RNAcentral holds the sequence, with entries from ENA. The RNA shown here (transfer RNA) has 76 nucleotides and comes from Candidatus Wildermuthbacteria bacterium RIFCSPHIGHO2_12_FULL_40_12.
RNA sequence: GCGGGUGUAGCGUAGUCCGGCUCAACGCGCCUCCCUGUCACGGAGGAGAUCGAGGGUUCGAAUCCCUUCACCCGCG
Numbered sequence: 001g002c003g004g005g006u007g008u009a010g011c012g013u014a015g016u017c018c019g020g021c022u023c024a025a026c027g028c029g030c031c032u033c034c035c036u037g038u039c040a041c042g043g044a045g046g047a048g049a050u051c052g053a054g055g056g057u058u059c060g061a062a063u064c065c066c067u068u069c070a071c072c073c074g075c076g
Stems, first nucleotide, its partner, number of pairs: 001075007010028004020059001030046005052068005
């Protein structure tokens, strides 16, 4: 330099194929309350991501297109 993959709450993932509404879902973690002599377990509730970044297409984009950044794999 070329080709491919990954990037979504604090962490780990789903959703992308085939664009569609509603608070972007789930597990762990976190916060509050209940339970308990205390902790843990269990129960109830809650906060937290505008989807790596920018632009484009569209009535509508995490999802399609372009550029770009980081990491990983391969080729030279």
Annotation: Its Rfam family is "tRNA". By type it is a transfer RNA. Its mean pLDDT, the model's own confidence on a scale to 100, is 81.